[in-house]
RNA sequence: AGGGUAUGAUACAGGCUCAGAACGAACGCUGGCGGCGUGGAUUAGGCAUGCAAGUCGCACGAGAAAUCCGGUUUCGAUCGGAGAGUAAAGUGGCGAAAGGGUGAGUAAUACUUCGAUAACCUGCCUUCGAGACUGGCACAACCAAAUGAAAGUUUGGCUAAUUCCGGAUACGUUCCCAGGCUUCAUGGUUUGGGAAGAAAGACGGGGAUCCUCAAAAGGGACCUGUCGCUCGUAGAGGGGUCGAAGUCGUAUCAGCUUGUUGGUGAGGUAAUGGCUCACCAAGGCUUGGACGCGUACGGGGCCUGAGAGGGUGUUCCCGCACACUGGGACUGAGACACUGCCCAGACUCCUACGGGAGGCUGCAGUCGAGAAUCUUGCACAAUGGACGAAAGUCUGAUGCAGCGACGCCGCGUGGAGGAUGAAGGCCUUCGGGUUGUAAACUCCUGUUGGGGGGUAAGAUGGAAGAGAGUGUUAAUAUCAUUCUCUUUUGACCUAAACCCCUGAGGAAGCCACGGCUAACUCCGUGCCAGCAGCCGCGGUAAGACGGAGGUGGCGAGCGUUGUUCGGAAUCACUGGGCUUAAAGGGCACGCAGGCGGUUAAGUGUGUCCGGUGUGAAAUCCCUCGGCUCAACCGAGGAACUGCGCCGGAAACUACUUGACUUGAGGGUUGGAGAGGUGAGUGGAACUCCAGGUGUAGCGGUGAAAUGCGUAGAUAUCUGGAGGAACGCCGGAGGCGAAAGCGACUCACUGGACAAUUCCUGACGCUGAGGUGCGAAAGCCAGGGGAGCGAACGGGAUUAGAUACCCCGGUAGUCCUGGCCGUAAACGAUGUGCACUAAGUGGAGAAGGUUCCAAUGCCGGCUCUGCUGGAGCAAAAGUGUUGAGUGCACCGCCUGGGGACUAUGACCGCAAGGUUAAAACUCAAGGUAAUUGACGGGGGCUCACACAAGCGGUGGAGCAUGUUGUUUAAUUCGAGGCAACGCGAAGAACCUUACCAGGGCUUGACAUGCAUGGAUUUACAGUUGGAAACAGCUGCAACGCUCUCACGAGUGGAACUUGCACAGGUGUUGCAUGGCUGUCGUCAGCUCGUGCCGUGAGGUGUCGGGUUAAGUCCCUUAACGAGCGAAACCCCUAUCAUUAGUUGCUAACAGUUCGGCUGAGGACUCUAGUGAGACUGCCGUGGUUAACGCGGAGGAAGGUGGGGAUGACGUCAAGUCAUCAUGGCCCUUAUGCCCUGGGCGACUAACGUGCUACAAUGGUCGGUACAGAGGGAUGCGAUACCGUAAGGUGGAGCCAAUCCCAAAAAAGCCGGUCUCAGUUCGGAUUGAGGGCUGAAAUUCGCCCUCAUGAAGCCGGAAUCGCUAGUAAUCGCGGAUCAGCCAUGCCGCGGUGAAUGUGUUCCUGAGCCUUGUACACACCGCCCGUCAAGCCACCCGAGUGGGGGGCGCCCGAAGUCGCGAAUCUGACCGUUUACGGAGGAUAGCGCCGAAGGCGAAACUCAUAAGGGGGACUAAGUCGUAACAAGGUA
Repeated sequence: AGGGUAUGAUACAGGCUCAGAACGAACGCUGGCGGCGUGGAUUAGGCAUGCAAGUCGCACGAGAAAUCCGGUUUCGAUCGGAGAGUAAAGUGGCGAAAGGGUGAGUAAUACUUCGAUAACCUGCCUUCGAGACUGGCACAACCAAAUGAAAGUUUGGCUAAUUCCGGAUACGUUCCCAGGCUUCAUGGUUUGGGAAGAAAGACGGGGAUCCUCAAAAGGGACCUGUCGCUCGUAGAGGGGUCGAAGUCGUAUCAGCUUGUUGGUGAGGUAAUGGCUCACCAAGGCUUGGACGCGUACGGGGCCUGAGAGGGUGUUCCCGCACACUGGGACUGAGACACUGCCCAGACUCCUACGGGAGGCUGCAGUCGAGAAUCUUGCACAAUGGACGAAAGUCUGAUGCAGCGACGCCGCGUGGAGGAUGAAGGCCUUCGGGUUGUAAACUCCUGUUGGGGGGUAAGAUGGAAGAGAGUGUUAAUAUCAUUCUCUUUUGACCUAAACCCCUGAGGAAGCCACGGCUAACUCCGUGCCAGCAGCCGCGGUAAGACGGAGGUGGCGAGCGUUGUUCGGAAUCACUGGGCUUAAAGGGCACGCAGGCGGUUAAGUGUGUCCGGUGUGAAAUCCCUCGGCUCAACCGAGGAACUGCGCCGGAAACUACUUGACUUGAGGGUUGGAGAGGUGAGUGGAACUCCAGGUGUAGCGGUGAAAUGCGUAGAUAUCUGGAGGAACGCCGGAGGCGAAAGCGACUCACUGGACAAUUCCUGACGCUGAGGUGCGAAAGCCAGGGGAGCGAACGGGAUUAGAUACCCCGGUAGUCCUGGCCGUAAACGAUGUGCACUAAGUGGAGAAGGUUCCAAUGCCGGCUCUGCUGGAGCAAAAGUGUUGAGUGCACCGCCUGGGGACUAUGACCGCAAGGUUAAAACUCAAGGUAAUUGACGGGGGCUCACACAAGCGGUGGAGCAUGUUGUUUAAUUCGAGGCAACGCGAAGAACCUUACCAGGGCUUGACAUGCAUGGAUUUACAGUUGGAAACAGCUGCAACGCUCUCACGAGUGGAACUUGCACAGGUGUUGCAUGGCUGUCGUCAGCUCGUGCCGUGAGGUGUCGGGUUAAGUCCCUUAACGAGCGAAACCCCUAUCAUUAGUUGCUAACAGUUCGGCUGAGGACUCUAGUGAGACUGCCGUGGUUAACGCGGAGGAAGGUGGGGAUGACGUCAAGUCAUCAUGGCCCUUAUGCCCUGGGCGACUAACGUGCUACAAUGGUCGGUACAGAGGGAUGCGAUACCGUAAGGUGGAGCCAAUCCCAAAAAAGCCGGUCUCAGUUCGGAUUGAGGGCUGAAAUUCGCCCUCAUGAAGCCGGAAUCGCUAGUAAUCGCGGAUCAGCCAUGCCGCGGUGAAUGUGUUCCUGAGCCUUGUACACACCGCCCGUCAAGCCACCCGAGUGGGGGGCGCCCGAAGUCGCGAAUCUGACCGUUUACGGAGGAUAGCGCCGAAGGCGAAACUCAUAAGGGGGACUAAGUCGUAACAAGGUA
């Protein structure tokens, strides 16, 4: 710091997504040790059990027991002492309001920061001052009685105090009165006088004296010490109250409020205050967001981030709130009180059913719910707290330990050497590579673990003892205090450190490996199983699934999920935008608000500077230090960007005052204009009505029809009526804010402009809400209604046509009044101001110039156009009329769909409008430009593309191929052009791949290894069989060496058996090579360098000419080049030359008359080499060009004709069955062999052909002229036989020699047929023959005789051909035994017609245009319907929730009253009463829960209804994208 993702590619705008960090986490796999942290986030759900607040005998009264000892004893027990002034309980004091927990509530009664308190309180602690005198009465405990199951309660009696009460005293205190000083104010402060108001003792020490006492002892007075007490003062610390600022979302919550706002008085409080009450007034809050709703403890901080911000509030600290839920007070310095009280409610427990008890959001623990969160531990040793004089007691605060990889940090699982690069695994091109120095092995080390030992710090203090001082005091006493010495106190802790022993021994996993993103192969799977954060993988060769090997990353962890920030400048303060991507309000006026010209003075609001207070600590940062390091911890510093106060500055801002004229406005003069409103007037056209003329049509369309018309239309003339709109002028002309405004005249009226520079003196700009205007359509009421014309009717079109076209036609369009308030209301561009190149138009009124005038010229103003520079912009573009550069203000945007929607609110008569979501869903949806492709877009050009012609096909019969059907099989492939007489240039067997049946299994064929060594093969014979094959029998062996020979030895081939393997026309042409088709012999396709563009890309290759051609020329930011085109090659047309047999024969000679022979090279011919044609020449056109046209010459003239030759590429075109080949599949079969069958079937359809339908013909006779081929298992002559096919026979020929081969045929000459199903046509069938071949039935060809079908020129449609072509005629060859060949490939003979054009059909090329296409129009894509699924809306209703309102009831309790009852202290009189005071009952106000009622809000649910999203291959159409076929 960025990356991926839209597109064929590009740039941009835009969303989604990833890499980072973090967490109180959870889940999966795995797991050695330690340190420090951290751990119920959900049900503020319910809780068993234990513990969490007591303490003081130095405040007080009372006071056990167990047990032990002793005595007595009737042996049951009892008495005394110790236990012990102990325990437990009680009175009293202090504490219990702290500490600890939780975050439900709370949006302000809270919190944070800064202030105020002249409106307040404060136990314990500290300071100072003063005091503590004198009396009295009770109540617990206890005893007795009563009652209850219990909890407990009641009555009577006794008693103490630091309990309670009366009196006295009063420095200071409070109140009242009078005065002084003083503050911004309520007030503060001070002087004098008056009134009121207090106390408690306890524990020590002491020498005289006194009291008590018989004495002693003891107690007291007295002196003294400590603690305590009372009244005040000051302080510290703590709190109460008030103020300012800050503190979430929602306006689909816009108005809220009756104690409400204020006043007076009273009450209440520690204290201000409607805090409460009575009366009076009618206020108070609010768009700077009141009120309502939702959500939420707040802060220090924490996470993230460069920062600004965003998110968050766990642990720690501060504050607040709460304590089962709701209400209430009491006590107290402090509470409306977590482990206090009362009441109500829910829940749980006990019960004798009468009644009681309880509150873990303390520490542990339990259940429940949940993805999920620990031990019912140890200790008060330390720190802190309560009480106490103290010892001490209590303390789940705290200190520690336990559990959990939950987090952070540290350590280890070994180190060094070690190549034969071991084995094994994996891969492999089979050579090897890799795992990999990794292991083994050798030598070491000893962290950690295990075993043994071993103790430090955390301890200070207190107490006791001893000693020495100091203070108080009369005191060397006591007490307090300081120092020294001795003794004593540790939960953690069986720990850490440290030492010894042991021994590499116990200790590595997880995720990923297509791109982003580091890391690759094999196997399995086969759109299955699965993966996936995004893009996307998987349909038989998956680096993406699963496994394995290897590799990468991190490492006691690794991944996943969730959440937050970041990246995201993707809410933009820092730091974005709005012509076309989302986004300018339809336009104006204008309140609030924001902003505002020049100048002077003042003030000091903002602003700036300095100082000061505060901003708790912790955290973060820096430095230093302590744990072996680190995490962690400590110290110091910095920082805390904030707020307050004080002082200062005065440029800018603001405010106050004064002035100015340039902004703004006004006055005067003038002209322009479809500016607005009202009234009136006019002509043309149209329709209707009346009349005249006139006659058969009119009208309408692509063509028609409906319609009108003989009852007289249309046409035409005259007259009349009516309504609407205003031709020409008229113009990218004018006016208006926009909407909008068009005949003429008049009246009223708004604005802009020019000139003048006379007046005012900043009066300005913008403008949320608000108000007004606002096309068309639509609505209401009343008119009007010619034309046009939704709806509707009819006619056409069409598959349909609820459309487009035609004939009619109602609302409406018009007027008046009132609504509506929207448009692509657009310049898709808010308003205003200033500045910033040029050029050229239009409109308007003035000015200057010239003697005058001008329409000329010049400069300036306002409005309105075009071109264009800089700049801007993604680009297109814009460009003084900005989309440039700045300022001011407003509006609006934040991915697509859902959705210009739902719901609510407001407006509207309605239609509807304004405002305006969410669920859900997708990874896109867009903008501009580029290259293609396409268009029922355009331009130019070409082609047998059409046209012009000639001949066909389509009809018939037959041949052949295909489909379909059939079949045991009818083998397979080819499928628009570019499959279909195609693979197949030869299916009776073979071929043959198919079918049936019969056989073989290392195989019909190849190689290797092993085996055996004469077993077997070959040969001959034989059995079964259709054959293949399976058996049987017999016999000789082959080479080499030795040997005369017999024979011996040895060896391989062959064979047997076995193993490797063979074999496959099995599959995939969408895994491939090669080959081929097609566009297309079309003229295209590219590159280098340069230039242009952000880029894709463009230029070149476009343009003007020209060509068959991107052929050439010219121009030119292009200059060159390559593959194609052309040329080079072959055949052919002319000539020359060379050569002369097998070819030829002019001249000469011979001749059997045949170039036959001699001879010849002249000619033809053959086949080598050359020549020739190049727009070279002339004329003309053209740009002096390329080139075109005409001509000459020439055998040939403008690439002479033909062939071969096929650019970049397209069609996943064809072929795995020519061949080759990867993968897969079969292996006694999908291989191999054989016999027979099939590929030849046959209702039907299609393609390609042949033969015909006849007289340009048939038939018969005669007669003429080719070329190119083939021939040895071959061609086969003469001759003979046969009607013929053919047969016999075998001369010649390996071929310019011989043969096929002859008769080439059409043609020409002659005869006949005479228009007919024929003397046309030959299918079909019968009979008889021939040939090939083992074989002719399925299933061959040929001959002869006989038979003699359809067919009389072919519907829609369609094919070929531009010259030696079409047409027509025959001949040859390949394959081949033969042939189903009418096919194919060649050869020659005869030999035309037409066109010189490009409107149309088809195809193609170039340029241009549009595009929503890019798999590229066989594209894309819309809506209904049908199916599934999901969320939402409405909905008769139903059920719940929280909050508020009204009424009823009214607990506890405070307050008030209190005539009834009770009553210790005080008073009076007197002994019994009375009074004061108190208590209780009762009554009253308020008052929680509860009940009733009517509404609103919200959640869930519902028959049914509605649209929406999504879902490979459903239905119907074809709306949009091209002029998308009606823009």

The RNA shown here (small-subunit ribosomal RNA) has 1527 nucleotides and comes from a metagenome. Rfam family: Bacterial small subunit ribosomal RNA. The RNAcentral record of the sequence draws on SILVA. The coordinates come from a structure-prediction model, not an experiment, and the mean pLDDT is 83.